[in-house]
RNA sequence: AAGGAAUUAGCUCAACGGUAGAGCAUUCGCUUUACAAACGAAUAGUUAGGUGUUCAAAUCACCUAUUCCUUA
Numbered sequence: 001a002a003g004g005a006a007u008u009a010g011c012u013c014a015a016c017g018g019u020a021g022a023g024c025a026u027u028c029g030c031u032u033u034a035c036a037a038a039c040g041a042a043u044a045g046u047u048a049g050g051u052g053u054u055c056a057a058a059u060c061a062c063c064u065a066u067u068c069c070u071u072a
Base pairs, nucleotide, nucleotide: 001071002070003069004068005067006066007065010024011023012022013021018055026042027041028040029039048064049063050062051061052060
């Protein structure tokens, strides 16, 4: 320098253009003499940033940023 991939909750990951979810973690309750486990509930998101297309964008197009891979 060229090509490709990834970016979503604190972490690991889902999600046909049509209400953003799960597991773990955290908090509370229940249980126990107590802790753990089990069970129930709650909290937690500018979907990396921006612009556009669309009635409607995490998803499509373009630009930017960061990380990784390949080639030179």
Transfer RNA from Pyrenodesmia sp. 3 TL-2023, 72 nucleotides, folded computationally. The coordinates come from a structure-prediction model, not an experiment, and the mean pLDDT is 82. RNAcentral records the identical sequence in 2 taxa. The RNAcentral record of the sequence draws on ENA.